[in-house]
Predicted 3D model of a 71-nucleotide RNA (transfer RNA) from a Candidatus Omnitrophota bacterium.
The prediction has a mean pLDDT of 82.
Lineage of the source: Bacteria > Pseudomonadati > Candidatus Omnitrophota.
It matches the Rfam family "tRNA". By type it is a transfer RNA.
RNA sequence: GGGGCCGUAGCGUAGCGGGAGCGCGCCACGAUGGCAUCGUGGAUGUGAGAGUUCGACCCUCUCCGGCUCCA
Repeated sequence: GGGGCCGUAGCGUAGCGGGAGCGCGCCACGAUGGCAUCGUGGAUGUGAGAGUUCGACCCUCUCCGGCUCCA
């Protein structure tokens, strides 16, 4: 320098154009004399910009970052 894959919550991850989810963690409350544990509820989000579209996490382009292959 060129090719491929990836980027979604604190961490790990799903999401075939219209409702942003799950596990662990965190917070509050309840059960217990307390801890552990369990139950119920809650907060936290699509790497950045532009385009297409009535509508974008999803499609296109550029940039940024990571992994990998070739040279």